[in-house]
Context: one part of a larger RNA
RNA sequence: CCGUAUAGUGGAUGACUAGGCUUGGAAGCUGUUGAAGGGCGUGGCAAGCUGCGAUAAGCCACGGCGAGCCGCAUGCAGGCGUUGAACCGUGGAUCCCUGAACUGUUCCGCAAGGAACGGGAACGCCGGGAAUUGAAAUAUCUUAGUACCGGCAGGAAAAGAAAGCAAAAGCGAUUCUGUUAUUAGGGUCGACCGAAGGCAGAAGAGGACAAACCGAAUCUUCAUUCGCGAGUUUGGAGAGAUGUGGGGUUUGGACCAGGUUACAGACUUUUAAUGCGAGCAGAAGUGAACUGGAAUGUUCCGCCACAGAGCGUGAAAGCCGCGUAAGUGAAGCAUUGAAAGCUGAGUGCCAGGUAUCCGGAGUAUGGCGCGUUGGAUUUCGCGUCAGAAUAUGCGAGUCAUUAACUCGUAAUCCUAAAUACUAUCCAAGUCCGAUAGCUCACUAGUACCGUGAGGGAAAGUUGAAAAGAACCCUUAACAGGGGGUGAAAAGCGCCUGAAACUAUACGGUC
Numbered sequence: 001c002c003g004u005a006u007a008g009u010g011g012a013u014g015a016c017u018a019g020g021c022u023u024g025g026a027a028g029c030u031g032u033u034g035a036a037g038g039g040c041g042u043g044g045c046a047a048g049c050u051g052c053g054a055u056a057a058g059c060c061a062c063g064g065c066g067a068g069c070c071g072c073a074u075g076c077a078g079g080c081g082u083u084g085a086a087c088c089g090u091g092g093a094u095c096c097c098u099g100a101a102c103u104g105u106u107c108c109g110c111a112a113g114g115a116a117c118g119g120g121a122a123c124g125c126c127g128g129g130a131a132u133u134g135a136a137a138u139a140u141c142u143u144a145g146u147a148c149c150g151g152c153a154g155g156a157a158a159a160g161a162a163a164g165c166a167a168a169a170g171c172g173a174u175u176c177u178g179u180u181a182u183u184a185g186g187g188u189c190g191a192c193c194g195a196a197g198g199c200a201g202a203a204g205a206g207g208a209c210a211a212a213c214c215g216a217a218u219c220u221u222c223a224u225u226c227g228c229g230a231g232u233u234u235g236g237a238g239a240g241a242u243g244u245g246g247g248g249u250u251u252g253g254a255c256c257a258g259g260u261u262a263c264a265g266a267c268u269u270u271u272a273a274u275g276c277g278a279g280c281a282g283a284a285g286u287g288a289a290c291u292g293g294a295a296u297g298u299u300c301c302g303c304c305a306c307a308g309a310g311c312g313u314g315a316a317a318g319c320c321g322c323g324u325a326a327g328u329g330a331a332g333c334a335u336u337g338a339a340a341g342c343u344g345a346g347u348g349c350c351a352g353g354u355a356u357c358c359g360g361a362g363u364a365u366g367g368c369g370c371g372u373u374g375g376a377u378u379u380c381g382c383g384u385c386a387g388a389a390u391a392u393g394c395g396a397g398u399c400a401u402u403a404a405c406u407c408g409u410a411a412u413c414c415u416a417a418a419u420a421c422u423a424u425c426c427a428a429g430u431c432c433g434a435u436a437g438c439u440c441a442c443u444a445g446u447a448c449c450g451u452g453a454g455g456g457a458a459a460g461u462u463g464a465a466a467a468g469a470a471c472c473c474u475u476a477a478c479a480g481g482g483g484g485u486g487a488a489a490a491g492c493g494c495c496u497g498a499a500a501c502u503a504u505a506c507g508g509u510c
Base pairs, nucleotide, nucleotide: 001508002507003506004505005504006503007502008501014495015461016460019432020431021429022428023427024426025425026424027422028421029119030118037098038097039096040053041052042051044076045075048072049071059092060091061090062089063088064087068080069079070078104117105116106115107114108113123154124152125151126150127149128148134141164171165170175202176201177200178199179198185193186192206414207413208412209360213246214245217244218239219238220237221236222235223234226231252358253357254356255353256352258350259349260348263344264343265342267341268340269339270338271337272336273335274334275333276332279328280327285301286317287300288299289298290297302319303318304308310322311321312320365386366385367384368383369382370381371380393409394408395407396406397405448455449454468494471482472481473480474479
C1' cells in the first nucleotide's frame, strides 16, 4: 500500500407524516360600545408557547354531552366531578398599560347635538410615475402607464340607462367571456404596438332631480299621548320666500279638455318552508383451529349492506372502536314566501289638442400648446385665448365645408346581477414527502446577523406498552462487568443505518 473481517464515525437510502402546495366551493369587512397590533402581568412548584386580564390556563346563565378532569406537558403535591365536572354551542360579566388614542383635530348643525380619524392578504378606482431591456449602437419609439409611491372605498369595486352604434337594413344601459383579429389602424412605416361595430354566449332593471306650473300645503328637534313595534297625537322651540313641499323628467313635460284602474316600500310584528347549525342516531362475528410477542393473517363456518369512503386498534378488520349511507336537530344566523299592520304623493295607465311656457353656460364649439390613445389633420384629457344657439334649436354619423338623409338630445344624480380576489372556513387531489413541500411539519419570522431599513436559519421518527434497565460486584465519580425488561436493545441526538473517514486483527506484496 492492497484485501478481508470486526468495531466506530457518519446520516445517505427505504418506510412513515403531524405540515405544505394546488384546485373547487363557502364566506367576506372591522374600529371611539376603544379595533388590528403590542407591552406587562397571570399557574402551588412555571423559563417558553397557548389561554386569560388584578374576577387574570379563568367568573355567570342557558343548551349539548355523560365519566372522567385540572392546556402543550406522561412529574411531585393538592384538588374537582352522577347535587352532572372537564369539553362543545350560544349569550352575559370582567377586560391592567398602550395603540386612531381623545382633556385632540377637522367637518355638519341656529342650537341641542352628531360624524370622521385607525386597521385589512389579494382584488378595485383615482393621482404621481421610473429604469434595466428591445430596437442587435442610439435619440422618437419600446419596456409601460408596468414596477414603485400617495389617496380613497367595498365585500366586491368601477361602469351604466345613448347629445350611443349602424348604414339605406337595423340595434337599443353597463359589465364579463369566445370570436371578429398575427385584422382596421398607429409606427426613426423600424423594433414593435394594436382596437371597434357585428356574431355567439353569461347576466339582465330601471329610476331620481333642475326647469315650466302651484306657493308653506313641508321638515328638524325637545317634551308628551297611544302602540309589542314600524310609527303616531298634542304642545314648545327652530329650519324654510336666496323656496320646504307638491308637480315633472324624453313615449318630452307644463298647460287645456277626457277615459280607466289599484299600487309601492330596503319598514314593523307574527308565521311557514329551505339551508347552515353544539349535537343525536346509525346494520352485521370479537366464531373455531393454526402461526405469532400481539391476529386485522391462513384454513374452515356465519352475518350486514341505501353503510365494502376513510382512520384507528400489538401485522393486512364491511361485521372491535371512531365513522360511512339513508335520516334527524336546540339556541342562533341566512334566504325565500305568506298574513296583518305602518308609511307614502290622488299614484299608475290610455289616447287627444299644440296658442303659450320649460328642457342643465364661461358650457358646447373653435385656434394654439402639452400629455394620452390603434385613433391616423378624424381618441380622450388638461392648460390658455376666444366663445354660441334655445326644440323652426343643438350634437353625432372617423380630413374639412355645404346640402340632403339617418341617429341622438350634452353641459345634474342614483342603480342589483353576470366580473376580480382569497386573509378566513370546508372539501378534494394522476401534487410534495423533511436538502422535497410555504422561509417555518419542531419555542419560526424564532435563534442569530445588522446602528438601521432589513436579512434570516438549522432542527421530524425508542417501543405495541416505559415495561426508560430492580439487584449484585468494581470505582471517589463517570462508567464498566454480571443480572433483568422486551418479539427484538430498538437503551433516550434511540427505526432503517449506505459511502467517504478512523481503529484493531488477519492475509498478500515490496
A computed fold for a 510-nucleotide part of an RNA from an uncultured archaeon, annotated as large-subunit ribosomal RNA, domain I. The full RNA is in RNAcentral, with records from SILVA. Rfam family: Archaeal large subunit ribosomal RNA. Clan: LSU clan.